A computed fold for a 290-nucleotide RNA from Methylobacillus sp., annotated as Bacterial RNase P class A. RNAcentral holds the sequence, with entries from ENA.
[in-house]
């Protein structure tokens, strides 16, 4: 110099005008008007897996169903991660892996074999299925092998999901109360008395438009004692969108490697999948020079 393994970071960039969505100041009775700071992502996605929150009888047994399966450990939880033996790929750095249990049962065992789990069969051999042998085959009669075929064991799982779910609350139409008023109508009925039904007014109770809330300070991030790692006490600093038909965006200039996949929706931890290049660090192999 070359090819590579591994981890971690960034994801045009500065300046100006205009807007859009929450916040904070000041200032008005209010409408509003002035300043000030904030505004997607490494995956926001796929919704596959764990959880937190809410509600359904607070959730106990059973059954069915379903995951998960070496030790050991991390974590709120997990099917996630981390270390370790083992096997497997590679010169190597390292990458990968589906692992209880086959005297509890039922199923299978390709080709090659006469015969594949069911006893038998062939061939010697004996009084007797009596006894020795066995080309093939991963395995040939014997506590064979496969559970990635059903099983069986051991551990976990109740549903539904933010439109979850609290709370305020107009019209209208229905509903139940209670004045009030002709002592009326109408309908039952020959009549009377009763019974219903109809007016006005207020007042409750559900709850619909509507609004508020849940919502974003949280199992948060850095720094750090500890530990091989995941990880992770105490203490210290930090503040990182919160919107709802949904706001994060448009123009100019200048630069330059010419800009990838992509766009929050209740909140974390994970997997996976996309992705135009580029930067870091540690490390393997080969080759060159001194």
């Nucleotide at each position: 110099g070359a090819a590579g393994c591994u981890g971690g970071c960034c994801a045009g960039a500065c300046a100006g005008u205009c807007g859009c969505u929450g916040c904070c100041c000041g200032u008005g009775u209010g409408a509003g008007c002035g300043g000030g700071g904030a505004g997607a992502g490494g995956a926001a996605a796929g919704u596959c897996c764990g959880g937190g929150c809410u509600c359904c009888g607070c959730a106990g047994a059973g059954c069915a169903g379903g995951a998960u399966g070496a030790c050991g450990g991390c974590u709120a939880a997990c099917g996630g991660c981390c270390g370790u033996a083992c096997g497997c790929c590679g010169u190597g750095a390292g990458g990968u892996g589906a692992g209880g249990a086959a005297c509890a049962g039922g199923g299978c065992c390709a080709c090659a074999g006469a015969g594949a789990c069911g006893a038998g069969c062939g061939u010697a051999u004996u009084a007797a299925g009596u006894u020795a042998c066995g080309g093939u085959g991963a395995a040939a009669c014997g506590c064979g092998g496969c559970a990635a075929c059903c099983u069986c064991c051991a551990u976990c799982c109740g549903g539904a999901g933010c439109a979850a779910g609290a709370c305020c609350a107009a019209a209208u139409a229905g509903g139940g109360g209670a004045a009030c008023g002709a002592u009326g109508g109408c309908g039952u009925g020959g009549c009377u008395c009763g019974c219903g039904c109809c007016g006005u007014u207020c007042c409750c109770g559900g709850g619909u438009a509507g609004g508020u809330c849940g919502c974003u300070u949280g199992a948060g991030c850095g720094u750090c004692a500890g530990g091989u790692a995941a990880c992770g006490a105490a203490a210290c600093g930090c503040c990182u969108a919160g919107a709802g038909g949904a706001a994060u965006g448009a123009c100019u200039g200048u630069c330059c490697a010419c800009g990838a996949c992509a766009g929050a929706a209740c909140c974390c931890g994970g997997c996976u999948u996309a992705c135009c290049g580029g930067c870091c660090a540690g490390c393997u192999u080969c080759u060159c020079u001194u």
The prediction has a mean pLDDT of 75.